[in-house]
Context: one part of a larger RNA
RNA sequence: GGCAGACGGUGGAUGCCUUGGCGGUAGGAGGCGAUGAAGGACGUGGUUAGCUGCGAAAAGCGUCGGGGAGCUGCUAAGCAAGCUUUGAUCCGGCGAUAUCCGAAUGGGGAAACCCGGCUGGGGUCAUGCCCAGUCAUCUUUCACUGAAUACAUAGGUGGAAGAAGCGAACCCGGGGAACUGAAACAUCUCAGUACCCGGAGGAAAGUAAAUCAAUUGAGACUCCCUGAGUAGCGGCGAGCGAAACGGGAUUAUGGCCAAACCGGCGGGAAGCAAUUCCUUCCGGGGUUGUGGGACUUCGAUGUGAGACUUUGAUGGAUAGCGGAAUGGUCUGGAAAGGCCGGCCAAAGAGGGUGAUAGCCCCGUAUGCGAAAUCUUGAUGAGCUCUAGGAGUAUCCCGAGUACCACGGGACACGAGAAAUCUUGUGGGAAUCUGGGGGGACCAUCCUCCAAGCCUAAGUACUACCUACCGACCGAUAGUGAACCAGUACCGUGAGGGAAAGGUGAAAAGCACCCCGUUGAGGGGAGUGAAAUAGACCUGAAACCGUUUGCCU
Numbered sequence: 001g002g003c004a005g006a007c008g009g010u011g012g013a014u015g016c017c018u019u020g021g022c023g024g025u026a027g028g029a030g031g032c033g034a035u036g037a038a039g040g041a042c043g044u045g046g047u048u049a050g051c052u053g054c055g056a057a058a059a060g061c062g063u064c065g066g067g068g069a070g071c072u073g074c075u076a077a078g079c080a081a082g083c084u085u086u087g088a089u090c091c092g093g094c095g096a097u098a099u100c101c102g103a104a105u106g107g108g109g110a111a112a113c114c115c116g117g118c119u120g121g122g123g124u125c126a127u128g129c130c131c132a133g134u135c136a137u138c139u140u141u142c143a144c145u146g147a148a149u150a151c152a153u154a155g156g157u158g159g160a161a162g163a164a165g166c167g168a169a170c171c172c173g174g175g176g177a178a179c180u181g182a183a184a185c186a187u188c189u190c191a192g193u194a195c196c197c198g199g200a201g202g203a204a205a206g207u208a209a210a211u212c213a214a215u216u217g218a219g220a221c222u223c224c225c226u227g228a229g230u231a232g233c234g235g236c237g238a239g240c241g242a243a244a245c246g247g248g249a250u251u252a253u254g255g256c257c258a259a260a261c262c263g264g265c266g267g268g269a270a271g272c273a274a275u276u277c278c279u280u281c282c283g284g285g286g287u288u289g290u291g292g293g294a295c296u297u298c299g300a301u302g303u304g305a306g307a308c309u310u311u312g313a314u315g316g317a318u319a320g321c322g323g324a325a326u327g328g329u330c331u332g333g334a335a336a337g338g339c340c341g342g343c344c345a346a347a348g349a350g351g352g353u354g355a356u357a358g359c360c361c362c363g364u365a366u367g368c369g370a371a372a373u374c375u376u377g378a379u380g381a382g383c384u385c386u387a388g389g390a391g392u393a394u395c396c397c398g399a400g401u402a403c404c405a406c407g408g409g410a411c412a413c414g415a416g417a418a419a420u421c422u423u424g425u426g427g428g429a430a431u432c433u434g435g436g437g438g439g440a441c442c443a444u445c446c447u448c449c450a451a452g453c454c455u456a457a458g459u460a461c462u463a464c465c466u467a468c469c470g471a472c473c474g475a476u477a478g479u480g481a482a483c484c485a486g487u488a489c490c491g492u493g494a495g496g497g498a499a500a501g502g503u504g505a506a507a508a509g510c511a512c513c514c515c516g517u518u519g520a521g522g523g524g525a526g527u528g529a530a531a532u533a534g535a536c537c538u539g540a541a542a543c544c545g546u547u548u549g550c551c552u
Stems, first nucleotide, its partner, number of pairs: 001551009015537001016502002020473002022470007029462002031166002039101003042055003046079002049075003061095006070083003106115003116135007137163009170201001171199005181188001185235001211218002222249004232240002254454003257398001261284004266279005289432001291397004295391004304385003308382003315375004320368003326341005342359002344348001350362003403427008413439001434449005489496002509536001512524004
């Protein structure tokens, strides 16, 4: 030096564990904010570094309920001082307080700071000082005023409402890429995606046929299945990609205006006047495609409905309460394990307890409970709405609209034979003997009534709350984060972004003695089932030693 064995050191794999994650199901909730939010800064405890809570009334105050013996949050004990059956701590409802910054809003500003005005109060001889309230901007509206300029308008003053900012996804609208694919690339694709902006709601959007269909018919919209990777579109490349029918979910072929006509306040015109005409606005009327309505006439007073207002039965949410049934013995440190014998079960879900517990504890099945706030919304009341027949052919039936041309965009559809929808420019109708559509266009036929508005449900999503579930993970996994993590640290910044869990049943956390520097560390002693469980479970390998044997 090598090999082998034993015993150690180092190291932290593996096993076991789980306070944390991941994915879901059901229900709730779907917003918060000038009554100052989200998020912070600074404070706040007898002693207080951090976390948590709270706000100068500061780990808290009042009150109403619950609860019933201990309590003064956690790391985290100690010391000190207290509270509590006259009901504390704790839990829930409603309130009070709520510094400073932040939309931040009296003005300023390098956030958490600086400096003011007005009104009232305190203090001082007086000023300084202190306290309370108030003072940003914009929009809408009302009142009063009011120029150039007569009426008026602009402007001014005051009152009252509202807005702003934040928030995970879902939704609608306005803008809108490129990488990429086409094996290059330009039309095309990616994609109306990402991203930016605006707006809203618990959903949003859409919605009551100028729709489809096809010679039979259907009957708003939305969503799912299917139709179907079909019909089509396409440098007919890459690729893109319907619709109707049919089957379901849910249901409300649901409603309201404009107009004709009638009436009215006011204004204007004509007239001596009565009155007539025009007109803003208001009320009635009216709402349709077997065309409807107005108009004239006949007839009915009841029937039902409601998405409106109010009432608030009942149920639910936010604390809780009752809640069955086990003993012996053996092993063991410990019984819940073994053995023997019982019991409950509308409860044998789950968790804990010194190993594996239906009967030890918390619970579970089941039954019960609210002063207060919220929610649900039965019922009642109010209010609103709601019918028909006949006649006539006078009036009305949504205009810079339909439609046309040119240029774009959207439709699965790239200009194509290209309908349909939309609209920048230019032209520009008709009122039922009217008008749109049926994929160029024309005819026949069929079908519908644009240019006004509203409308639940079925559908989408989950930051948040509650309960439950998993052939999901188990500390290099699972969230980046099981641990004081978006922390430490890095970066001027945008931004990037860790590592780090486990003594034991119980601290019983090693009194005392010895070595040592009043160390570190160790040896005794003691606790414990175990101390090679001592700062820690288990403790693999690499790596480093000690010792024994063999070989050289």
A computed fold for a 552-nucleotide part of an RNA from a Myxococcales bacterium, annotated as large-subunit ribosomal RNA, domain I.
Its mean pLDDT, the model's own confidence on a scale to 100, is 85.
Its Rfam family is "Bacterial large subunit ribosomal RNA".
The sequence was found in a public genome assembly.
NCBI's taxonomy places the organism under Bacteria, Pseudomonadati, Myxococcota, Myxococcia, Myxococcales.